[in-house]
Molecule: c-di-GMP-I riboswitch aptamer
Organism: Pelotomaculum sp.
RNA sequence: UAAAGCCAAGGGCAAACCUGCCAAAAGGCAGGGACGCAAAGCCAUAGGGUAUAAGGCGCUUAACAAACGCUAUGAUAGCCUGGUUGCGAGA
Numbered sequence: 001u002a003a004a005g006c007c008a009a010g011g012g013c014a015a016a017c018c019u020g021c022c023a024a025a026a027g028g029c030a031g032g033g034a035c036g037c038a039a040a041g042c043c044a045u046a047g048g049g050u051a052u053a054a055g056g057c058g059c060u061u062a063a064c065a066a067a068c069g070c071u072a073u074g075a076u077a078g079c080c081u082g083g084u085u086g087c088g089a090g091a
Base pairs, nucleotide, nucleotide: 012037013036017032018031019030020029021028022027035078041084042083043082046081047080048079049076050075055071056070057069058068
């Protein structure tokens, strides 16, 4: 100097669930609430995964509709990798 992050200190965030609102949904926002988290801070135009399917396409039908299948432009950073920023300590 770099990487890792034990024991502490001041603290931080907030899962499920409930209520209200937004959305077709996934999901998001706010309040309550704590399962957990050393980045559970940020980035979805870094890569992958996952869930949803409005719209589109397919199937079916005389034609619609419904059901079913495919599909992300929408979602997820508390799914993983990655990038980036930050508090304390100094074993």